Small-subunit ribosomal RNA, 3' major domain from a metagenome, 464 nucleotides, folded computationally.
Model confidence (mean pLDDT): 84 of 100.
The full RNA is in RNAcentral, with records from SILVA.
[in-house]
Context: one part of a larger RNA
RNA sequence: UGACGGGGGCCCGCACAAGCAGCGGAGCGUGUGGUUUAAUUCGAAAAUACGCGAAGAACCUUACCUGGGUUUGACAUAUAGGUAGUAGAGAAGCGAAAGCGGAUUGACCCUUCGGGGAGCCUAAACAGGUGUUGCAUGGCUGUCGUCAGCUCGUGUCGUGAGAUGUUGGGUUAAGUCCCGCAACGAGCGCAACCCUCGUCGUUAGUUAUACGUGUCUAGCGAGACAGCCGGUAUCACGCCGGAGGAAGGUGGGGAUGACGUCAAGUCAGCAUGACCUUUAUAUCCAGGGCGACACACACGCUACAAUGGUCGGUACAAUGGGCAGCCACACCGCGAGGUGGAGCGAAUCCUGAAAGCCGAUCUCAGUUCGGAUAGCAGUCUGUAACUCGACUGCUUGAAGGUGGAGUUGCUAGUAACCGCGCGUCAGCCAUAGUGCGGUGAAUACUGUUCCCGGGCCUUGUACA
Numbered sequence: 001u002g003a004c005g006g007g008g009g010c011c012c013g014c015a016c017a018a019g020c021a022g023c024g025g026a027g028c029g030u031g032u033g034g035u036u037u038a039a040u041u042c043g044a045a046a047a048u049a050c051g052c053g054a055a056g057a058a059c060c061u062u063a064c065c066u067g068g069g070u071u072u073g074a075c076a077u078a079u080a081g082g083u084a085g086u087a088g089a090g091a092a093g094c095g096a097a098a099g100c101g102g103a104u105u106g107a108c109c110c111u112u113c114g115g116g117g118a119g120c121c122u123a124a125a126c127a128g129g130u131g132u133u134g135c136a137u138g139g140c141u142g143u144c145g146u147c148a149g150c151u152c153g154u155g156u157c158g159u160g161a162g163a164u165g166u167u168g169g170g171u172u173a174a175g176u177c178c179c180g181c182a183a184c185g186a187g188c189g190c191a192a193c194c195c196u197c198g199u200c201g202u203u204a205g206u207u208a209u210a211c212g213u214g215u216c217u218a219g220c221g222a223g224a225c226a227g228c229c230g231g232u233a234u235c236a237c238g239c240c241g242g243a244g245g246a247a248g249g250u251g252g253g254g255a256u257g258a259c260g261u262c263a264a265g266u267c268a269g270c271a272u273g274a275c276c277u278u279u280a281u282a283u284c285c286a287g288g289g290c291g292a293c294a295c296a297c298a299c300g301c302u303a304c305a306a307u308g309g310u311c312g313g314u315a316c317a318a319u320g321g322g323c324a325g326c327c328a329c330a331c332c333g334c335g336a337g338g339u340g341g342a343g344c345g346a347a348u349c350c351u352g353a354a355a356g357c358c359g360a361u362c363u364c365a366g367u368u369c370g371g372a373u374a375g376c377a378g379u380c381u382g383u384a385a386c387u388c389g390a391c392u393g394c395u396u397g398a399a400g401g402u403g404g405a406g407u408u409g410c411u412a413g414u415a416a417c418c419g420c421g422c423g424u425c426a427g428c429c430a431u432a433g434u435g436c437g438g439u440g441a442a443u444a445c446u447g448u449u450c451c452c453g454g455g456c457c458u459u460g461u462a463c464a
Base pairs, nucleotide, nucleotide: 001464002463003461004460005459007458008457009456010455011454012453013452015448016447019410020409021408022407023406026302027301028300029299030298031297032296033295034293035292042053043052064288065287066286067285068284069283070282073126077125079123080122081121082120083119088105089104093100094099108117109116110115128277129276131275132274133273137271138270139266140265141264142262144260149188150187151186152185153184154183155164156163157162168179169178170177194254195253196252197251199222200221201220202219203218204217205216208213225248228242229241230240231239232238291429304403308362309361310360311359312358313357314356320351321350322349325344326343329340330339331338332337369400374395375394376393377392378391379390380389416439417438418437419436420435421434422433
């Protein structure tokens, strides 16, 4: 000087408390461990791994296993030699395919007509490697933490390591600002500048339209600054209350992550040193596996019901996406869907919102709750749904009576509840991820004793 303390002081944060909804019990989905397996590819491991890489494992993907092939190779560059019925196409046959095989067919460019190029074959350089090392690395990322800190120049102090500045008194979300001070300044951070939502004005009007317009769309501008008033204050920074205002003290949200920490993560995204491999650790193909199942954990979905279930009627969104696409409408089918077929490369066409409201029924029961499991019959995608897809109809109708110790999220248009869209994608195991709107709470003591994490000052130390 740091780090640490079941030392002290001050102060923050959904950290506790006050509340609301959960998880932990059940069934199922997904991930992980373990076990099993020919293989169940690999990585991720407290917080900071476990719906994570994976924004889509039937084949492909695919890296794993079994079996069958190939060996200058599936891909690149260059050298030497060879090659004219050559390159290319390719029948029969073997085969699961890959591959082997080779009947038959059959070219191109330049040319000084010698040949050269492309291609093919051979040889040797080399290719190839999701093989190892993230403790050799780049790049990127997580975390402390959107915490308020981390430093420098000159000066001064100290033998020196270093200190000072950055401490102190106030204040702030903030090393934010004010005052003081052997310091005076500066940099990276904070804030602001950027995007978005909320109000108004204005311009334009494809679309919308009741044809008047401007809900709306997308540009430009205004608006908020502690500006005004009162109180308080060192009459400094500021704090408290009020007015006006769409908005008030950072207006809400986002993007933005200082010096550094964890030899944190990633050699399997990519790049890359070294090492290893080269008839195999490369490469092609078929099938299987990544989907196994005594069990354990993590994250979710659905429930256990009457603030509910079922049936009928009825109302109101927003974000988005669409041509190998979205698909109105009509007909067929109980339905998934099928057959026709209009519009739309889209503010123009397509894409039932649901909870809600109105009425009927069920009457507390393992039920008209719950839907797992299973049987049969089907639809669709796709060469192909056995292992291993989604969906539909009929039947079946399990556990489950609100969950121990413990534990998670959330302070407002938030939680909770409700549906809708998108990416990936032929299809989909999405209950995930990421957005959008609808309904819409409770509670927070003028609390900080305690748990967790953090900031500043100070103190102790046998630690560095």